[in-house]
Context: one part of a larger RNA
RNA sequence: GCCAACGAGUUUAUGUAUACUGCGCGGCUAAGUCCCGAUAAAGGAUGGAGCCAUAGGGAAACCGAGUGUGAAUAGCGCGAUAGUAGUAUGCAUAAGACCCGAAGCCAGUGCGAGCUUGUCAUGAGCAGGAUGAACUUUGUCGAAAGAUGAAGGGAGGUCCGAACCGGUGAGCCGUUCAACACUCUCGGAUGACUUGUGAUAAGAAGUGAAAAGCUAAUCGAGCCUGGUAAUAGCUGGUUCUCUCCGAAAUAGCUUUUGGGCUAGCGUGACGUGUUCCCCUUGGGGGUAGAGCACUGGAAGGUUUGGACAGGGAGAAAUCUCGCUAAACCUAUCAAACUCCGAAUACCAAGGACUAAAAACGUUGCAGUUAGACUCCGGGGGCUAAGCUCCGGUGGUCAAAAAGGAAACAGCCUAGAUCUCUAUUUAAGGUCCCUAAAUUCAUACUAAGUGCACUUAAGGAGGUGAUAUUUCUCUGACACUGAGGAGGUUGGCUUAGAAGCAGCCAUCCUUUAAAGAAAGCGUAACAGCUCACUCAGUAAGAGAUAUUGCACCGCAGAUUCAUGGGGCUAAGUAUGGUACCGAAACUGAGGGUUUGUAUUUUCUUCGGAAAAUAUAAGCGGUAGGAGAGUAUUCGCAUCUGCUGUGAAGGCAAAGGGGUGACCCAUGCUGGAGCGUUGCGAAGUAAGAAUGUUGGC
Numbered sequence: 001g002c003c004a005a006c007g008a009g010u011u012u013a014u015g016u017a018u019a020c021u022g023c024g025c026g027g028c029u030a031a032g033u034c035c036c037g038a039u040a041a042a043g044g045a046u047g048g049a050g051c052c053a054u055a056g057g058g059a060a061a062c063c064g065a066g067u068g069u070g071a072a073u074a075g076c077g078c079g080a081u082a083g084u085a086g087u088a089u090g091c092a093u094a095a096g097a098c099c100c101g102a103a104g105c106c107a108g109u110g111c112g113a114g115c116u117u118g119u120c121a122u123g124a125g126c127a128g129g130a131u132g133a134a135c136u137u138u139g140u141c142g143a144a145a146g147a148u149g150a151a152g153g154g155a156g157g158u159c160c161g162a163a164c165c166g167g168u169g170a171g172c173c174g175u176u177c178a179a180c181a182c183u184c185u186c187g188g189a190u191g192a193c194u195u196g197u198g199a200u201a202a203g204a205a206g207u208g209a210a211a212a213g214c215u216a217a218u219c220g221a222g223c224c225u226g227g228u229a230a231u232a233g234c235u236g237g238u239u240c241u242c243u244c245c246g247a248a249a250u251a252g253c254u255u256u257u258g259g260g261c262u263a264g265c266g267u268g269a270c271g272u273g274u275u276c277c278c279c280u281u282g283g284g285g286g287u288a289g290a291g292c293a294c295u296g297g298a299a300g301g302u303u304u305g306g307a308c309a310g311g312g313a314g315a316a317a318u319c320u321c322g323c324u325a326a327a328c329c330u331a332u333c334a335a336a337c338u339c340c341g342a343a344u345a346c347c348a349a350g351g352a353c354u355a356a357a358a359a360c361g362u363u364g365c366a367g368u369u370a371g372a373c374u375c376c377g378g379g380g381g382c383u384a385a386g387c388u389c390c391g392g393u394g395g396u397c398a399a400a401a402a403g404g405a406a407a408c409a410g411c412c413u414a415g416a417u418c419u420c421u422a423u424u425u426a427a428g429g430u431c432c433c434u435a436a437a438u439u440c441a442u443a444c445u446a447a448g449u450g451c452a453c454u455u456a457a458g459g460a461g462g463u464g465a466u467a468u469u470u471c472u473c474u475g476a477c478a479c480u481g482a483g484g485a486g487g488u489u490g491g492c493u494u495a496g497a498a499g500c501a502g503c504c505a506u507c508c509u510u511u512a513a514a515g516a517a518a519g520c521g522u523a524a525c526a527g528c529u530c531a532c533u534c535a536g537u538a539a540g541a542g543a544u545a546u547u548g549c550a551c552c553g554c555a556g557a558u559u560c561a562u563g564g565g566g567c568u569a570a571g572u573a574u575g576g577u578a579c580c581g582a583a584a585c586u587g588a589g590g591g592u593u594u595g596u597a598u599u600u601u602c603u604u605c606g607g608a609a610a611a612u613a614u615a616a617g618c619g620g621u622a623g624g625a626g627a628g629u630a631u632u633c634g635c636a637u638c639u640g641c642u643g644u645g646a647a648g649g650c651a652a653a654g655g656g657g658u659g660a661c662c663c664a665u666g667c668u669g670g671a672g673c674g675u676u677g678c679g680a681a682g683u684a685a686g687a688a689u690g691u692u693g694g695c
Stems, first nucleotide, its partner, number of pairs: 001695006011095013026052003032046004056063002066078004098237002101234001105227004110223002117201009126191001128160003131156001135152007164188003169184003203219001205215003240628006250263005264368002266365007274357001275358001278351006289340001290338002295334003299330008310321004371397004375392006402413003417590004422586001424584001428580003431565003437577001439576006450567002458552002462549010479536005485509003490504003515530001518529003591618012629684001631681006638674001640673002648668004654663003
C1' cells in the first nucleotide's frame, strides 16, 4: 500500500412542540400491597396519597369575569373555560451523551539505588623514566653569628609516559557495528586516584565539588495501578436511496475577535387574505454639480495707509526696490465653505395589474456571524498592489454545470428534470489546426506594425485626410546663362579696418537690378556666394494648423511565441449580407412537484386516494421537510419453500424499479429459509497518521 472483518447521535429522567390513540357530565394514578411466576423479569388486580385542568388580577389585604393603578363611572396594564394520560418523532437540560485524541492533576503501610549520586564496611590495582625538599655525615672560611662545598638521603594533590580512569579537536557513522560506537588526536595517571564485593539513603522525597545533574535507554518531580470514558471554545472522522425548498460569511453585546447569545437571512406547520411589486400625485432633504453671498486658502493689478525693519543711489531733501494692512477690479480653490442645487433613493395617499406569485403573523427545527473577485461612489496607500477599510438591500463565485476568453472559482453569454445523430440563436467567431465567408463595399498601413490587452517623455521632409493662407501663363517654385555697379577705401577708431574687429550714420547716383551689405574669406586688400534683376524653360509652387495609420526611442538568455501554422490580409477603420456556434429557445416523447377544474372509489363525513385535462415549475453546499430501500431479532400470516437441494458463494450480458434495491437462470454449496402485516434495534463505511488479521 491493497483486501477482509470491526468501527461513531445511544440510553434514562424531566420539559417542550407536532402527530396519533384512550377518556373528557374532567384526565391520570405513584410508592406500597395481593395474584401469577422460579424467592426473577414481564403481566393482571388493588391503591385517589398526589399531579394537571376547571378564574383571574394584585406586593398584599382583598375583590372577582374582572382586577391593579387612580379622586375617577376616565384612560392604560394583565385577564374573561378544555383538557388530561400514553405512544412515536424533533429539540433542549442533566448525565462519558456522536466517536477517537492530549500535555497534565490527585491517591497508595504500592514497586524500584543489579544503571547512576553520596556514604559505610572489607579487599584489590598503578610498567618505566625524570626532578632531587627536610634531614644526616663531613670539608673549607670565620672570634662568633653564620657562609659555602661534597657525599648520603628520597619528599611532592611534582614532571614525562603505559596499564587504568577520562572524553579535547577532527573525521567516520547517522534505515548505524552501536537508541552515542569506531579511527586518529588529546587530559589525569601516588591521588580530592581507580576499582571488586556487601550494605545504606527515593518520589515533593533522596543524592548532588550544583549541571535543576542523577534516582534502571523515563526526571523542573520516577515507575505501576486507580480516580478515569479527566477536560479539550481545538484537529480529524461520522456508513443506504429518491423528491421539494434552500442560506450566511452582516449588526449589537461578550477577559470577546478561529468561541458564544440575540437579531438578520433558510425551512416545515398553521393562520390573515393582496397587505408585495408597479404607476400617478404630494412631501422633506443639502449629496453630485455649480458658485464665491459667509468662513477660510491662494495669484495678478490699482488706490490709500503704516513702519522706516532692510538693500541700492544721493551731501541732503528725496527717489527706487522691498515689508505690512485695508478697499476695489480681474481670474480662482475647499471633506469639516454655501447665495444655489439635481438625478436616484426614502415616506404618505390614490390607482391599476398579477394569483401558477409574494407579503405579514404565530410556532417547531436549523445553519451562518474567516468570505472572494468584478463594476460604480469613497477613506488609507504613491488616485501602487491579486493591498486594505466602508457604501450599493449592484453582479458572479461561494453553493453553478454548459458555450466563449489558448489554458483560466469571481470576466462575457447562459441558469443543466430525463431522452433524441432534430430546430433557431447568445457571447464569440467563419485560411488550416477547428464548426462556419479565402464574403461584399470604401479607405488606411509597408512597419510582420498588427493579427486578445498594454508600453512614455522626446525626436523625425514616413505617408493619408481636413482646414486657413501666400505666389502663379502680365510666367510662380526649382534649375541653367548673365549681371550684382558708381560717389566710396562713408565717417570715426586703428599698425591696418577697403561691405564683412568695433562705434556712428545708413544717403545720393546710374539702372532691368544691385544692402554704405546676409554668409565664407584676407595681416589689410583681393577672391567666392547671398539679397535683388534680366533672359531661357515651363505649370503649379510654398507656409501654417488639426488629425488617421506607421518609424525611432525599445537591451537577455530553447527558434518560446498573435494558442500554433502562418498572413500584406488571414492587419486596422467604417458599413452591409450570409453562415457557424451552448445542457439557452423551439420541436417530439417520458417522469415528477405545486395550483385549478372534472370524474371515480373509500370515508370515522372532517376528508383521503386515484385518473384525466390544463398552467407554472424541477442546478445546488450548510441546513429544513417528505417518501422509500436494505440488515438482525420478535409476534402473527401464507395449513409458504426446502436433500427432486435451504442459506451463502461465483457469473458484466435475462426481467422489474427514478433509485437504494428486487426477481429469474446456470454452476458451486450441503441444511435450513422466505412472503405479507406490525413491532424492536449492537441497522448500512472509503476515508478517522482508525483497530485486528492476511498478502
Predicted 3D model of a 695-nucleotide part of an RNA (large-subunit ribosomal RNA, domain II) from a sediment metagenome.
It matches the Rfam family "Bacterial large subunit ribosomal RNA".
The coordinates come from a structure-prediction model, not an experiment, and the mean pLDDT is 82.